[in-house]
RNA sequence: UUUGAGAGUUUGAUCCUGGCUCAGGAUGAACGCUGGCGGCGUGUCUAAGGCAUGCAAGUCGAUCGUGAACUUUACCUUCGGGUGAAGCCGAACGAGGCAAACGGGAGAGUAACACAUUGGUAACAUUCCUCGAAGUUGUGCAUAACCCGGAGAAAUUCGGGAUAAUUCACAAUGGAAAAGGGGGGACACAAGUCAUUCCCUUUUAAAGAUUUAUCGCUUCGAGAGUGGCCUAUGGCCUAUCAGCUUGUUGGUGAGGUAAUGGCUCACCAAGGCUACGACAGGUAUCGGGUGUGAGAGCAUGACCCGACUCACUGGGACUGAGACACUGCCCAGACUCCUACGGGAGGCUGCAGUCAAGAAUCUUCCACAAUGGCCGAAAGGCUGAUGGAGCGACGCCGCGUGUAUGAAGACGCCCCUCGGGGUGUAAAGUACUUUUCUCUGUGAAGAAACAAUGACGGUAACAGAGGAAUAAGGGGCUGCUAACCUCGUGCCAGCAGCAGCGGUAAUACGAGGGCCCCAAGCGUUAUCCGGAUUUAUUGGGCGUAAAGCGUGUGUAGGCGGUUUAUUUCAUCUCUUGUUAAAUCUGCGGGCUUAACCCGUAGGCCGCGAGAGAAAUGGGUAGACUGGAGUUCGGAAGAGGUAAGCGGAAUUGCUGGUGUAGGGGUUAAAUCCGUUAAUAUCAGCAGGAACACCAAAUGCGUAGGCAGCUUACUAGGACGAUACUGACGCUGAGACACGAAAGCGUGGGGAGCGAAUGGGAUUAGAUACCCCAGUAGUCCACGCCGUAAACGAUGAAUGCUAAUCAUUGGGAGUAUCGACCCUCCGCCUGGGGAGUACGGCCGCAAGGCUAAAACUCAAAGGAAUAGACGGGGACCCGCACAAGCGGUGGAGCAUGUGGUUUAAUUCGACGAUAAGCGAGGAACCUCACCAAGGUUUGACAUACGGCUGCAGAAUCCUGGAAACAGGAUAGCCUUCGAGGGUGCCGUACAGAUGCUGCAUGGUUGUCGUCAGCUCGUGUCGUGAGAUGUACCGUUAAGUCGGGAAACGAGCGCAACCCCUACCCUAUGUUUCAUGUGUCAUAGGGAACUGCCCGUUAUAAAUGGGAGGAAGGCGGGGAUGACGUCAAAUCAGCAUGGUUCUUACACCUUGGGCGACACACGUGCUACAAUGGGAAGUACAACGGGACGCCAAACAGUAAUGUGGAGCAAAUCCCUUAAAACUUUCCUUAGUUCGGAUUGAGGUCUGAAACUCGACCUCAUGAAGCUGGAAUCGCUAGUAAACGCGUAUCAGCCACGACGCGUUGAAUACGUUCUCGGGUCUUGUACUCACCGCCCGUCACGUCAAGGGAGUCGCUAACACCCAAAGGCCCAACCUAGUUGGGACUAAGGUGGGAGUGAUAACAGGGACGAAGUCGUAACAAGGCAUCCGUAGCGGAAGCUGUGGAUGGAUCACCUCCUU
Repeated sequence: UUUGAGAGUUUGAUCCUGGCUCAGGAUGAACGCUGGCGGCGUGUCUAAGGCAUGCAAGUCGAUCGUGAACUUUACCUUCGGGUGAAGCCGAACGAGGCAAACGGGAGAGUAACACAUUGGUAACAUUCCUCGAAGUUGUGCAUAACCCGGAGAAAUUCGGGAUAAUUCACAAUGGAAAAGGGGGGACACAAGUCAUUCCCUUUUAAAGAUUUAUCGCUUCGAGAGUGGCCUAUGGCCUAUCAGCUUGUUGGUGAGGUAAUGGCUCACCAAGGCUACGACAGGUAUCGGGUGUGAGAGCAUGACCCGACUCACUGGGACUGAGACACUGCCCAGACUCCUACGGGAGGCUGCAGUCAAGAAUCUUCCACAAUGGCCGAAAGGCUGAUGGAGCGACGCCGCGUGUAUGAAGACGCCCCUCGGGGUGUAAAGUACUUUUCUCUGUGAAGAAACAAUGACGGUAACAGAGGAAUAAGGGGCUGCUAACCUCGUGCCAGCAGCAGCGGUAAUACGAGGGCCCCAAGCGUUAUCCGGAUUUAUUGGGCGUAAAGCGUGUGUAGGCGGUUUAUUUCAUCUCUUGUUAAAUCUGCGGGCUUAACCCGUAGGCCGCGAGAGAAAUGGGUAGACUGGAGUUCGGAAGAGGUAAGCGGAAUUGCUGGUGUAGGGGUUAAAUCCGUUAAUAUCAGCAGGAACACCAAAUGCGUAGGCAGCUUACUAGGACGAUACUGACGCUGAGACACGAAAGCGUGGGGAGCGAAUGGGAUUAGAUACCCCAGUAGUCCACGCCGUAAACGAUGAAUGCUAAUCAUUGGGAGUAUCGACCCUCCGCCUGGGGAGUACGGCCGCAAGGCUAAAACUCAAAGGAAUAGACGGGGACCCGCACAAGCGGUGGAGCAUGUGGUUUAAUUCGACGAUAAGCGAGGAACCUCACCAAGGUUUGACAUACGGCUGCAGAAUCCUGGAAACAGGAUAGCCUUCGAGGGUGCCGUACAGAUGCUGCAUGGUUGUCGUCAGCUCGUGUCGUGAGAUGUACCGUUAAGUCGGGAAACGAGCGCAACCCCUACCCUAUGUUUCAUGUGUCAUAGGGAACUGCCCGUUAUAAAUGGGAGGAAGGCGGGGAUGACGUCAAAUCAGCAUGGUUCUUACACCUUGGGCGACACACGUGCUACAAUGGGAAGUACAACGGGACGCCAAACAGUAAUGUGGAGCAAAUCCCUUAAAACUUUCCUUAGUUCGGAUUGAGGUCUGAAACUCGACCUCAUGAAGCUGGAAUCGCUAGUAAACGCGUAUCAGCCACGACGCGUUGAAUACGUUCUCGGGUCUUGUACUCACCGCCCGUCACGUCAAGGGAGUCGCUAACACCCAAAGGCCCAACCUAGUUGGGACUAAGGUGGGAGUGAUAACAGGGACGAAGUCGUAACAAGGCAUCCGUAGCGGAAGCUGUGGAUGGAUCACCUCCUU
């Protein structure tokens, strides 16, 4: 100086853990939609796949030979020209020199001294360039081009002849150089090294050109730059790659190189590397840098710069200063092309371009003007390097698409509560501007160097003219995340990054309008970083979420007590070298700005060198006693191993006594028993385990260890003296031990007891229960190596707090809490899976190590509130029990289902539907069906036009009616017109059509149960808790006490009504009167008030007195927060939606009343507590004018006639019935019972056929008290008996709602059933147990593993063959040929290794709205669950054995508090 943001998603809610997803930035990008301009950048990431065509490396005549053409000139001429000479004229060919090893491209290979950084080279080279010194004398042999001839299709090539040089060769010179040998000097122990000097021997140079000044050539030395080699350090993944290596490691000698070196060869030795990861496999150019990030990091290596590597594939050398050479050579291979078939040619990973591949990447452009490069003395030539232009919104940056004004606001569109609002100053209109655009004119810098020289380019820039003119889209709008309405659709179509949206009112789909964001772009996809502290160095964890190895001993490693000296390795300070440039940062400058470019300064965390410091850690030397260990002592212990001994019990056998059962279970049966069981007594045998003591006991590292005795043996604690002197802690690998089950061999076998058999249970029962019973359990030896091997808690040290109950004689230990440090192990979402493959171990079972594809958005921990439990405690209720009477059986009535039908209209369905809506279906009702008819409508409102026409009424015709046709007659008035009515037309009416899951209102139910909440405070991170729990009490969350709670609200209770007693007032219609038993109105009375007892002296409760009534006196009304998407759109209202000559309206007839059957609610009965007959008593509530209807008369009766009275305490309905008295019936299908049917009547009503009630006579069915099961009721109640009313013409009423009369029995009690309340407990439930959920089987889809095999690829190995080439050897015509040898690319043969593709088939896994079988788990989940192991079974699973609590409940023991 700079510098750090979160959100959504697991739950009913909460906190945590933990994954998934999003918001940001970036890109050599691609795709979709859209597209005005300019500048600067950038552009095959894929097939290092194949390439047509053109160009990309030449130059030098001042090195040389030859020389077309041209100029001049001489001669000849057929005037075309020819020949000769000269030229400061020179194309082309060739020799020679230099360059071609640079520049340009690409990233295949490479995990390496390839790269980066730091050093070294006394172990090296260097053309051109610069400087210095010296020199440059002679001679000679050839050869190409050229000429002649030949072969070939071509490429090319052969023979002969001639010639030059800065070509080549030979010689000379040498105070220079190289090589070898020797002497002297310095350093050094030596080996040797260094500089310098001297001597001897051998060898080695040169080229000219041009014309006056140079350029060259040769030798040596130096410099600069460049290159070769060596060293240290650094940077990928896999250990399911653990051992690798024979030129390998070193030495001696030789060869080779510019140079060191196993670089190569011969010989000798046997080394070298590796857990600090060798070897193997996979992947990959490396760095400067780039992206991101607060940083540390993570990812990456396009463009630009540096390095490396490659050039069709593989091998090889030549030339040269430099190459094993991109546009050179040779060979082999693949591919392409030419061919006369005999042979040849080629290499774009240079610039353009083409095909292919791909989601995808450009012009076969201009110029050497600039900057560079090569050649040349120079002029100059060449240069797809480079400078420019073109194409692509591929990126970054900049500009524009107008500016001002303009309505309480046009049109259009959208919404609307219909009032209006939005788009919106937006448009139009008016005034202005000209960036951009078009046209015209002027016109650069880049050119340096006197002049000349510009591809870009008539470009940039400037000036003028014209005209708002040429220029806006993309994505989004449920939350995250800025931005909302309407319509369409109806779990469809579709959306989606995550959560999720869509099943008729979708801000989430599609469209329209509006709005939000960015803008010549906007979105999507892909990839990287971030967020993610989600691999944690900065900066995480491991009791229960994933995570402590079962335990110990101990190697490497890591860490380590006190003190002294020394060292300076780590560490720290200063100086210095390097860390290329570009990039980055600060400042400044140049393009109009910016991007971009330039300058300057900083930085670039590293490495090297020098000087210094000495605290801490390390090293070295010495000392100390506190850590650790040794020694001595007594004491404790189920510590271990082995041997011996003991009693009780079970079982078996023998004998005795004894007789019919025993055993077993919820109950049974299989089983044992008259061949004598069980029971009982005695004896014998055998195996296993050790009661009491015994305990929160003790010991052991863990597993584990229990009768008693003995022997051997280990460890710990305590106390004490002396000694050693840091000897310590931890511990990857390694080694040892390690319950139960299981395995092997041999014993043993009493009891128990997997498997198995039988009996039960059950729908089944491969289980739980029972009877048997084999392995096993036991012993010895050997394996196995795992457990919920648990304190789910690694070891050690230090600090600190509390306590003394137990054990050990005292200290301490076990226990609890928080923290620091060291070492080790382990974790990183759930599932797949502790599985597959591979490896190691095991006799086997199996163990250890240990993935991926795929799939989900969660899985999980703790705690909270509920709900639930075949968990617990307490309490209540006609809940059970105790009683009384019913239902369920019969007949009938009524409602429902079902069936039927043209229709049997609709609704209600456990409790909480079913004598319910309906408190009156013959028509009407009426919604259903058939048939006929009407269309502004049967009904409402408004407007326009017409109107005394029409309609109503009456009559006639048709008709079942509605209706249709016809006839008669024909408004009022204030006279302006208005009112009323009707017709036509337009708006609209109408719907018992749909949605009660869009709603209001009302209602049912839990439940007249005692609960449901709030404010403040307090506790808790929070959801929440407390209050409201507890002790008593109550019908009650009623009241009292107490308490981190204090108060309050809705409920409870009370206030209201009826009733029981009394008083007062009034007295009609009551009464003969007086009256009051009656009626009306008002008041009193009951409050645990009084007494006694119990209790905490409270609240309350038991008893008593008095009283008409006593502890709520009895009854009613009154129904908290809420639950059931409970019921009702058909009572009513109402959103939305549907129909509109019909789903509306009118009419006639039918239907709602059907009938094999099933269910509910009732009535009547089955009889003698009864039925029939006769006689005789006693009520209350009510109703009455289109009404109740008296007396009297008629009829057997229903009823009729009749008409008195009454709008009612007056009259009527209105005789109450059971009861009581007398009598008959005598137990029977009856003198019970009355169904059904026949006949005849009465009444209501237009109308009783479908389909009314009643009366009379006749008929006389089932039924003799009702199976399983089930309902009501606790006192004036049940039961029995009748009476009244609403609806209503009448009535299917046996229903409903009321009223009185007669009038019981029983309640021990709360175990059980049902429902409810409070507290507590468990939970994997929260749609809340009608919950959740497991596995097989069946079907579909997907991925991975195995797999008889089949087909490739990679890298090696062994052998065969062997090109070019260099090396070695030999020969010769003696200097280039031939022959041979080993090496060697490619090729061939072979067996293995690794890796991939594919595959019949079989097995498991994951996923999939409504498949099958069971119900394993969650509650004590109905047999507690789980872990290891073994056996068995359709499946979950069951059983045995050992273990854990991560088990509920009850009892007991112990402990704590009081």

The RNA shown here (small-subunit ribosomal RNA) has 1458 nucleotides and comes from Candidatus Falkowbacteria bacterium GW2011_GWF2_39_8. The sequence is in RNAcentral, with records from ENA and SILVA. The organism belongs to Candidatus Falkowiibacteriota, within Bacteria. Rfam family: Bacterial small subunit ribosomal RNA.